[in-house]
About this RNA:
Bacterial RNase P class A from a Pseudomonadota bacterium, 403 nucleotides, folded computationally. The prediction has a mean pLDDT of 76. It is recorded under the gene name rnpB.
RNA sequence: GAAGUUGGUUAGGCAGCCGCUGGGCAAGGGUUCCGACCUGAGCCGAGAGGAAAGUCCGGGCUCCACAGAGCAGAAUGCCGGUUAACGACCGGGCGCUAUAAACCGCAAGGUGAAGGCGACGGAAAGUGCAACAGAGAACAGACCGCCGAUGGCCGUGCCAAAUUUUGCGUCGUCAGACUUAAAGUUUGGCUGGAUCAGGCAAGGGUGAAACGGUGCGGUAAGAGCGCACCGCGCACGUGGUAACACGGACGGCAAGGUAAACCCCAUUCGGAGCAAGGCCAAAUAGGGAAGCAUUGGCGUGGCUCGCGCUGCUUCCGGGUAGGCUGCUUGAGCAUGCUGGUAACAGCAUGCCUAGAGGAAUGGCUGCCCACGACAGAACCCGGCUUAUCGACCGACUUCCCAC
Numbered sequence: 001g002a003a004g005u006u007g008g009u010u011a012g013g014c015a016g017c018c019g020c021u022g023g024g025c026a027a028g029g030g031u032u033c034c035g036a037c038c039u040g041a042g043c044c045g046a047g048a049g050g051a052a053a054g055u056c057c058g059g060g061c062u063c064c065a066c067a068g069a070g071c072a073g074a075a076u077g078c079c080g081g082u083u084a085a086c087g088a089c090c091g092g093g094c095g096c097u098a099u100a101a102a103c104c105g106c107a108a109g110g111u112g113a114a115g116g117c118g119a120c121g122g123a124a125a126g127u128g129c130a131a132c133a134g135a136g137a138a139c140a141g142a143c144c145g146c147c148g149a150u151g152g153c154c155g156u157g158c159c160a161a162a163u164u165u166u167g168c169g170u171c172g173u174c175a176g177a178c179u180u181a182a183a184g185u186u187u188g189g190c191u192g193g194a195u196c197a198g199g200c201a202a203g204g205g206u207g208a209a210a211c212g213g214u215g216c217g218g219u220a221a222g223a224g225c226g227c228a229c230c231g232c233g234c235a236c237g238u239g240g241u242a243a244c245a246c247g248g249a250c251g252g253c254a255a256g257g258u259a260a261a262c263c264c265c266a267u268u269c270g271g272a273g274c275a276a277g278g279c280c281a282a283a284u285a286g287g288g289a290a291g292c293a294u295u296g297g298c299g300u301g302g303c304u305c306g307c308g309c310u311g312c313u314u315c316c317g318g319g320u321a322g323g324c325u326g327c328u329u330g331a332g333c334a335u336g337c338u339g340g341u342a343a344c345a346g347c348a349u350g351c352c353u354a355g356a357g358g359a360a361u362g363g364c365u366g367c368c369c370a371c372g373a374c375a376g377a378a379c380c381c382g383g384c385u386u387a388u389c390g391a392c393c394g395a396c397u398u399c400c401c402a403c
Stems, first nucleotide, its partner, number of pairs: 001399010012368007020047002023044003028039004049374001053385002056383005061273004073269005078092005093120001094118004102111003121264002126262002128258002143204002145200003150197002153193003157190011169178003212230006231253001232251002236247004277325004287316006296310005332351008369372001
């Protein structure tokens, strides 16, 4: 210098005028039980966000419930840390993965960092599931294919043995015996063929996935059948707080996949929410107490007793409208230092920064520029997610050039 990745900050600026909502001061006015209270011209100063949003998590605060334990239900789930807490954040481990420049290559393409993503406990407890395709989807299977050793079938020639017939020769007591050759039959062995039984799972093919991979041996063909390496498992050793990594030994090829399927294990969780809740408190209606009045009226279907209801005054409590409060000083902000890789924590100094209640935060004018996005507080805070015109600042990685 180029390219890529990633994090943070900011959110048009200045001036003038007129408004709106709180706060402070306050001339003047009103009330007065002289303590004070109400109103208030004017002046001063403050007045939306990084997401105020979605309301998805977590907490504060408030009320209700609650002996303790368990069941059910929900959430979370590699390891360590941070925190008030969390499903958040930080650091680490493991797994998966993209690409820029650059390099390789004729090309297609390949190599390729920082990065990005991961509900990332358990599948040798159990149950279940796997569409389509495929022969077969979990105690698997045989479509194409390979073999057909073994048993059977067909054929051919050779060898061996047994036996029958015929011929030559020899011997002969004329019954026959022996030798040898040829032909036939039977049995056995070797051999050839097809593939019936059967064997195989190497190769092809299907699939997201086919019961370890590569090579050598082995075999009829094959196969962890044997061996070497890799993978896997188990325990051990070393390093690490741990997840985990590395190592050589042993084992045999099992324990295929799926838990955002049921399930198992571990941890956590009471409910409702500022319309929470607290205080003051009309009118009307109703409740309680005391006093007064009445021997009244009504009901109890005739009467009496009894019982209930009913009048007036004063007081009390609950409570509606309404008002006040909760309400913004807080896990607060800024700067600096210290500890920590970091999230974060501690200390010092300084600061106060909307608080409405149908709901203020606006309008106009002028100048400047890079011409201005998404958007609007409603009890508060920590996160996450989503929306967003641009500008600025850093960090990391790779490559090139110069020294």